[in-house]
RNA sequence: CAGCCGGACCCCGGGAGUCCGUCGGCACCGAAUCUGGUCAGGCCUUGACGGGAGCAGCCAUAAGGUGUCCGAGGGCGUUCCGGGAUCUCCGGCUGCGC
Numbered sequence: 001c002a003g004c005c006g007g008a009c010c011c012c013g014g015g016a017g018u019c020c021g022u023c024g025g026c027a028c029c030g031a032a033u034c035u036g037g038u039c040a041g042g043c044c045u046u047g048a049c050g051g052g053a054g055c056a057g058c059c060a061u062a063a064g065g066u067g068u069c070c071g072a073g074g075g076c077g078u079u080c081c082g083g084g085a086u087c088u089c090c091g092g093c094u095g096c097g098c
Base pairs, nucleotide, nucleotide: 001095002094003093004092005091006090007089008088010084011083012082013081014080015079016078017076018075019074020073022072023071024070025069026067027066028065029064035060036059037058038057043052044051045050
């Protein structure tokens, strides 16, 4: 110097990992009053039977929040596999020349 092989780098595709103040599902929490239901007590009403509004409590939930959960989406100087590309770099072998 040349050839071959392998690797790094680059591109594409497919997985994993990790992060997200993103979206959806599931579960839970969640309203002194301006949500609903049921409304003790008390209040009003009736001659009475009854009726009415309705505080607290309880139940269900809204806005919203939470999550060792599930799915989707996005990010990455993370990682793996397959394919491709290369006028770059590294290594090995062989040959030639000095």